About this RNA
A computed fold for a 99-nucleotide RNA from Methylocapsa sp. S129, annotated as Glycine riboswitch aptamer. The coordinates come from a structure-prediction model, not an experiment, and the mean pLDDT is 81. It was read from a public genome assembly, where an Rfam model found it. The source organism's lineage runs through Bacteria, Pseudomonadati, Pseudomonadota, Alphaproteobacteria and Methylocapsa.
RNA sequence: AAGACCCCCAGCGGGAGAGUCCGGCGGAGCUUUCGCUCUUCCGGCGCCGAAGGCGCAACCGCCCCGGAAACGCUCAGGCCAAUGGACCGCCGAGGGGAU
Numbered sequence: 001a002a003g004a005c006c007c008c009c010a011g012c013g014g015g016a017g018a019g020u021c022c023g024g025c026g027g028a029g030c031u032u033u034c035g036c037u038c039u040u041c042c043g044g045c046g047c048c049g050a051a052g053g054c055g056c057a058a059c060c061g062c063c064c065c066g067g068a069a070a071c072g073c074u075c076a077g078g079c080c081a082a083u084g085g086a087c088c089g090c091c092g093a094g095g096g097g098a099u
Base pairs, nucleotide, nucleotide: 002099005096006095007094009092011090012089013088014087019045021044022043023042024041026039027038028037029036030035046079047078048077052075053073054072055071059067060066061065
């Protein structure tokens, strides 16, 4: 100096599922009126799981004990779109680092 690989972070792209449900007080808009649409909050029932969290476990380890899922639970979160989104790809910086 280069450097497979590993960890963390940033940027770009892709990224599923499930009610655009019912009711209530209010707000905004439309309407001559009856009413209609959207929306914060509250309540109810149903549902989803791929932020997070928790649990079991194949398996792994330094085997006392610990780590551990896309499996499970749904506390949280979500159920038009948007946002979010595990994970995947590209790419950059930092740290470690066999050679």